[in-house]
């Protein structure tokens, strides 16, 4: 440091929420019992159950997500693999190169098209010569060349050797690359494999964008029932308005002067049950599999409140700072559930 | 719970992939004036990208991730 686990204990006294029971009573009160927040309940980044809206349609637009293959109800997660990149180490004279280790990776396309790339430098991407070479004429010119300097984050492969006025992939070998072919591998991708081309021509997509998947909206204040209340009342506008979140068509349903919607004034309710907890649940054996996960068998039942309960004091021991009196004991708090991320955490433990 | 906006000097506010240091008003601070103190004037510093990570050669500006603000959105008629 990197991964995982715990996440202070026991006892009294008063209380608080719910739930079974018994009794009073009459929707409240008593009495016993028996339950009562996290690993994060957080932030709401993501993906689901659920339940309403047309069983949900058709275009554009818009969001996401991007290497491969597994897991999974499902994902942007998690797992195992490529590739790439960075710190060490070894090989090794050193430098390239190769191997091992940690560690990180938003990694589809820049030979589809647009755009940008300060300063500096001749030039920053249809190209081009500042300074050198090297040739011809000799005060400047003309031609040739991209070997060498420079400039910049980045300049049209790289190192040798032949070539040449000088030099160049101009030719040859290696290396890199780029196609097609062969092997390995599900794959992504690899390779002391072959054959061809002198080389296709710099970076940016977390810059517009292309290309492939993929998404229909809203959210437990969702929805449903029942109970209460009023004045279904006035003025002004009004031919649209809602479902259906931007825009266009369809679909339905309310309305089009007995007027639907909108706005202002005035009024009313602002109660109660369901949804609400048994559930992709917890633990623990055993079998598969590297793994993440899953099958199987055994047990358990572990808040359901709702303006919102879950606390208070003492007493002891723990632990940590004090010589001692004594202080202290983290992050932090369920809200319809659930599976991930991310944060935030005192002291303890196990592995490495 | 669901949605949309935003942190830049002490206050307000420009810039937004690039010229050392990020600009401008108010503030503050010398000076000059004036018995002195206000204003005027002239000159100066000082005070800034909420934090962290990534992409980029390069980041206040693109991304994420957190932290803190601010605003909107329930019933019947």
């Nucleotide at each position: 440091c990197c991964g995982g686990a715990u996440g202070g204990g026991u006892a009294a006294u008063c209380g608080c929420u719910c739930g079974a029971u018994c009794g009073a009573g009459g929707u409240u009160c008593g009495a016993u019992c028996g339950a009562g927040a996290g690993g994060a309940a957080a932030g709401u980044c993501c993906g689901g159950u659920c339940u309403c809206c047309a069983u949900a349609g058709g275009g554009c637009a818009g969001c996401a997500u991007g290497c491969c293959g597994g897991c999974u109800a499902a994902c942007g997660g998690c797992c195992g693999g490529g590739g790439g990149g960075a710190u060490u180490c070894g090989c090794c004279c050193a430098a390239a190169g190769c191997g091992g280790a940690u560690u990180c990776u938003a990694c589809g396309g820049a030979a589809a098209g647009u755009g940008c790339c300060a300063c500096a430098g001749a030039a920053a991407a249809u190209a081009u010569a500042c300074c050198g070479c090297c040739c011809g004429g000799u005060u400047u010119c003309g031609g040739g060349u991209a070997a060498g300097g420079g400039u910049g984050a980045a300049a049209u492969g790289g190192u040798g050797c032949g070539g040449u006025a000088a030099g160049a992939g101009c030719g040859c070998a290696c290396c890199g690359c780029g196609g097609c072919g062969g092997g390995a591998g599900c794959a992504a991708u690899c390779c002391g494999c072959g054959c061809c081309g002198g080389c296709a021509g710099g970076g940016c997509a977390a810059a517009c964008c292309c290309c492939a998947u993929g998404c229909g909206g809203a959210g437990c204040a969702a929805g449903a029932c029942c109970a209460a209340a009023u004045a279904g009342g006035g003025g002004a506008g009004g031919a649209g308005g809602a479902g259906c979140u931007g825009c266009c068509c369809g679909c339905u349903c309310c309305g089009c002067u007995c007027g639907a919607c909108u706005u202002c004034c005035g009024g009313g309710u602002a109660g109660g049950u369901c949804g609400c907890u048994c559930g992709a649940g917890c633990c623990g054996u055993u079998c598969a599999g590297c793994a993440a996960u899953g099958a199987u068998c055994g047990g358990c039942c572990u808040a359901g409140a709702g303006g919102a309960a879950u606390g208070a004091u003492u007493a002891c021991c723990g632990c940590c700072c004090a010589c001692a009196a004594g202080g202290g004991u983290a992050c932090a708090g369920a809200a319809a559930c659930c599976g991930g991320c991310u944060u935030a955490u005192a002291a303890u433990c196990c592995g490495g | 719970g669901c949605c949309g906006g935003g942190g830049u000097c002490g206050c307000c506010u420009u810039c937004u992939g690039g010229u050392c240091g990020a600009g401008g008003g108010c503030c503050c601070c010398u000076g000059u004036c004036c018995u002195a103190c206000a204003a005027a004037c002239a000159g100066g510093u000082g005070c800034a990208g909420u934090a962290g990570a990534g992409u980029u050669c390069g980041a206040u500006c693109c991304u994420c991730u957190a932290c803190c603000c601010c605003g909107g959105u329930a019933c019947c008629a």
Two RNAs folded together computationally: RNase P RNA and transfer RNA, 429 nucleotides in total.
The prediction has a mean pLDDT of 77.